Background:
This is a predicted structure of a 76-nucleotide RNA (transfer RNA) from a Campylobacterales bacterium. It matches the Rfam family "tRNA". Rfam describes the family as follows. Transfer RNA (tRNA) molecules are approximately 80 nucleotides in length. It is annotated as a transfer RNA.
């Protein structure tokens, strides 16, 4: 440089065909009894990478740029 796969909650990851973003660990509160904490209910948490475009409507489709993985080329 070129082609690609990714980016969605602190983490780790779903999310179909465009129609109100989810799940398991974390973390708060409750209850319990086997008490450095286990279980068991329940609840906070998300500008969906960033800027435009497309539509009644966009994590979802299309452009550009950023990061990050992998392949190919090219200079030396």
């Nucleotide at each position: 440089g070129u082609c690609u796969c990714g980016u969605u909650a602190g983490c780790u990851c779903a999310g179909c065909u465009g129609g109100u973003a989810g799940a398991g660990c974390a973390c708060g509160u409750c209850a319990c009894u086997u008490u450095u904490a286990a279980u068991g209910a329940u609840g906070u948490g998300g500008c969906c990478g960033u800027u435009g475009g497309u539509u009644c409507g966009a994590a979802u489709c299309c452009a550009a740029c950023a990061c990050g993985g992998g392949a190919c080329a090219c200079c030396a």